[in-house]
Context: one part of a larger RNA
RNA sequence: UUGGGUUUAAAGGGUGCGCAGGCGGGAAGGUUAGUCCGUGGUGAAAGACGAUCGCUCAACGAUUGCAGUGCCAUGGAUACUGCCUUUCUUGAAUCUGGUUGAGGCCGGUGGAAUUGACCGUGUAGCGGUGAAAUGCAUAGAUAUGGUCAAGAACUCCAAUUGCGAAGGCAGCCGGCUGGGCCAGCAUUGACGCUCAGGCACGAGAGUGCGGGGAUCAAACAGGAUUAGAUACCCUGGUAGUCCGCACCGUAAACGAUGAAGACUAGGUGUUGGCCUCUUGCAGGUCAGUGCCACAGCGAAAGCGUUAAGUCUUCCACCUGGGGAGUACGCCGGCAACGGUGAAACUC
Numbered sequence: 001u002u003g004g005g006u007u008u009a010a011a012g013g014g015u016g017c018g019c020a021g022g023c024g025g026g027a028a029g030g031u032u033a034g035u036c037c038g039u040g041g042u043g044a045a046a047g048a049c050g051a052u053c054g055c056u057c058a059a060c061g062a063u064u065g066c067a068g069u070g071c072c073a074u075g076g077a078u079a080c081u082g083c084c085u086u087u088c089u090u091g092a093a094u095c096u097g098g099u100u101g102a103g104g105c106c107g108g109u110g111g112a113a114u115u116g117a118c119c120g121u122g123u124a125g126c127g128g129u130g131a132a133a134u135g136c137a138u139a140g141a142u143a144u145g146g147u148c149a150a151g152a153a154c155u156c157c158a159a160u161u162g163c164g165a166a167g168g169c170a171g172c173c174g175g176c177u178g179g180g181c182c183a184g185c186a187u188u189g190a191c192g193c194u195c196a197g198g199c200a201c202g203a204g205a206g207u208g209c210g211g212g213g214a215u216c217a218a219a220c221a222g223g224a225u226u227a228g229a230u231a232c233c234c235u236g237g238u239a240g241u242c243c244g245c246a247c248c249g250u251a252a253a254c255g256a257u258g259a260a261g262a263c264u265a266g267g268u269g270u271u272g273g274c275c276u277c278u279u280g281c282a283g284g285u286c287a288g289u290g291c292c293a294c295a296g297c298g299a300a301a302g303c304g305u306u307a308a309g310u311c312u313u314c315c316a317c318c319u320g321g322g323g324a325g326u327a328c329g330c331c332g333g334c335a336a337c338g339g340u341g342a343a344a345c346u347c
Base pairs, nucleotide, nucleotide: 003319004318005317006316007301008300012315014201015200016199017198021194022193023192025088026087027086028085029084030083031082033081034080035077036076037075038074039073040072041071042070049065050064051063052062053061054060091191092188093187094186095184096183097182098181099180100179103177104176105175106174107173108172109171110154114150115149116148117147118146119145120144121143125136126135162169163168206247207246208245209244210243211242216240220236221235222234223233258314259313260312261311262310263309266292267291268290269289270288271287272286273285274284275283276282277280296303297302320347321346322345329340330339331338332337
């Protein structure tokens, strides 16, 4: 490579948009490029294969025949694919009406708690632990009442809930704004799917500049524990945690399950919408989100209309363990580091 695979054995890209490329719905007509059938030419010799013959046999050699993917030309076929024309509405999109939510951005605002400051009450402890100690406290702590300040996070509601492409999103109010779903079946008429490169987004940590700093807390210091204790526990505590702008671009970025479409028993919850009537613990339908389970699949665990079943299209990825996500080179980055990514050797 072929083949076989990618939930958990190696393997789905973190996510989206999307150029090229690949693939692509129903009908009619045209064309005959692909495709199929026939014919002709070419496909050197040697070699290979069959037959016969020559060296005493064979190897070797000679003659002759056959074969030859393919290429060129030509005649025909027209189902499929392509191309052209016309057309259709179910895919896709748009429109109208309704509806939904922690979707996003900006601004405002609320209470509790925490910490601090001041005033009052009050007195000897507080705190912390397995037990302690460091620490705090008669210069009045802890506790408690009042006033004030700051920053950060939003108890209950709350859910197997909801929204978002993913990351993710939660007090309340307002402004701006994206999406989904349902109904009507009005419009366009295949306008679609996927997507190497590319571009954008991307938790936390980290970085630069400026601000902010209540809490918590890497580093650090002290107290303990211990044989030791550069830890686990305790008392402190700086970056950071928060905001703005700009970087970084990673993750167990997970459903460890790529996207799209079609098909394949049901049952039972729940979210949003719509419809129906016999108006209720009702029935139906579409879209989501859970559980159980038939067929089927699977090494099993399990999956099972939200597939890991049966198929189609496109992309990504895997090919024994270690060496190693390392080295080197290149690209990116302020740096940290990221991307790409071996080999020797060894089992």

Source information:
The part of an RNA shown here (small-subunit ribosomal RNA, central domain) has 347 nucleotides and comes from an uncultured bacterium. RNAcentral holds the full RNA, with entries from ENA, Greengenes and SILVA.